The RNA shown here (Bacterial RNase P class A) has 377 nucleotides and comes from a Gemmatimonadota bacterium. It matches the Rfam family "Bacterial RNase P class A". The family's RNA type in Rfam is ribozyme. Its family is annotated with ribonuclease P activity, dimeric ribonuclease P complex and tRNA processing in the Gene Ontology.
RNA sequence: CAUGCUGGCCGGAUGAUCGCGUCGGGGCUCCUUGUGAGCAUUCCGCCGAGGAAAGUCCGGGCUCCUUGGACAAACCGCCAGGUAACCCCUGGGCACGGGCACUCCCCGUGACGGACAGUGCCACAGAGAACAGACCGCCAGCAGACUACCGCUGGUAAGGGUGAAAAGGUGGGGUAAGAGCCCACCGCAUCAACGGCAACGCUGAUGGCUCGGUAAACCCCGGUUGGAGCAAGGCCAAAUAGGCGGCGAGAGACAGUCCUUCUCGAUCAAGACGCCGCGGGUUGGCUGCUAGAGCGUAAUGGCGACAUUGCGCCGAGAGGAAUGAUCAUCCGGAUCGCAAGAUCCGACAGAACCCGGCUUACAGGCCAGCAUGUAUC
Numbered sequence: 001c002a003u004g005c006u007g008g009c010c011g012g013a014u015g016a017u018c019g020c021g022u023c024g025g026g027g028c029u030c031c032u033u034g035u036g037a038g039c040a041u042u043c044c045g046c047c048g049a050g051g052a053a054a055g056u057c058c059g060g061g062c063u064c065c066u067u068g069g070a071c072a073a074a075c076c077g078c079c080a081g082g083u084a085a086c087c088c089c090u091g092g093g094c095a096c097g098g099g100c101a102c103u104c105c106c107c108g109u110g111a112c113g114g115a116c117a118g119u120g121c122c123a124c125a126g127a128g129a130a131c132a133g134a135c136c137g138c139c140a141g142c143a144g145a146c147u148a149c150c151g152c153u154g155g156u157a158a159g160g161g162u163g164a165a166a167a168g169g170u171g172g173g174g175u176a177a178g179a180g181c182c183c184a185c186c187g188c189a190u191c192a193a194c195g196g197c198a199a200c201g202c203u204g205a206u207g208g209c210u211c212g213g214u215a216a217a218c219c220c221c222g223g224u225u226g227g228a229g230c231a232a233g234g235c236c237a238a239a240u241a242g243g244c245g246g247c248g249a250g251a252g253a254c255a256g257u258c259c260u261u262c263u264c265g266a267u268c269a270a271g272a273c274g275c276c277g278c279g280g281g282u283u284g285g286c287u288g289c290u291a292g293a294g295c296g297u298a299a300u301g302g303c304g305a306c307a308u309u310g311c312g313c314c315g316a317g318a319g320g321a322a323u324g325a326u327c328a329u330c331c332g333g334a335u336c337g338c339a340a341g342a343u344c345c346g347a348c349a350g351a352a353c354c355c356g357g358c359u360u361a362c363a364g365g366c367c368a369g370c371a372u373g374u375a376u377c
Base pairs, nucleotide, nucleotide: 001373002372003371004370005369006368007367008366009365010364012330013329014328015327016326017325018324020048021047023045024044025043027039028038029037030036031034050348054359055358057357058356059355060354061353062229063228064227065226068259069258070257071256073225074224075223076222077221078092079091080090081089082088093112094110095109096108097107098106099105113220114219118218119217120214121213122212135160136159137156138155139154140153141152142151144149168186169185170184171183172182173181188207189206190205191204192203194201195200233287234286235285236284243278244277245276246275247274248273250264251263252262253261294313295312296311297310298309299308300307301306331346332345333344334343335342336341
């Protein structure tokens, strides 16, 4: 310097003029003279959409309802940590893919517990798809034919074929021909020592030498889990039909079922009570609503995520829904041009109770690092 990748940041700036919104102050009025209430339109001032505000895929804060237990259901799934918590993040292990100096290192992905608890499925092709094989072949014997062909019997699973996948792999010995039949190495299983908190790694010994895959199929194992949600909820005002009908020892209590326990009520249906259904009125205002598991920075600890402590800061709270328009200069980029310069472009996209993540979209620019290659010293 080039290519590829990883992480972080910015994502237009400044000025002028006019305009918009909450809040605060100035103004006016009333009164109980106070941290009060109301009104009007002007003046002044602070502040005014995001890294994803998107998706609504997770986890919570908060609000209301809730007696407890079991089953069911849903979700998660390597190890160790972080966190309020998580299906998130960090570090490590293993597997797969890419690069590479080819088990060294780097990057990416992982839906990463169990297939010997059981059940199911693996189309078609193929001889045979898991208690799974003999189509073509190879060998031996018998018989025929006579020059390499056919029939029967037996042996065989190394070679070929089918398939996504075919009874461990490579090499050698052995055999009539073959086969873990035997041997070496690898693989697999079991056991042990060593290293590691662990997942695992490495070495050695023994050996049945061996009956696939699939759980994002049912399932098994381990773990987590009350429900509903700001249209939650609270207050005020107003209006209507103190409506009509049915049931009655029952009804209700988070929930799909069951059990347990409790609450209200009752021996009757006239009223009160409880439940169910039909119908009518209200759809207004205030609040919840932004000072937080908050942000920035320094030190210390930690490989890291992060934690602790100190100091500093207060950054929209709308309510049918506000932040816009014009001009100038600058910034970044593209094209043309020797240059001067000219022309064009500046992404994805807008809060609505709040926070931590994940996923998706994004023109262009900056910073740091890693891998490989090239050149120079």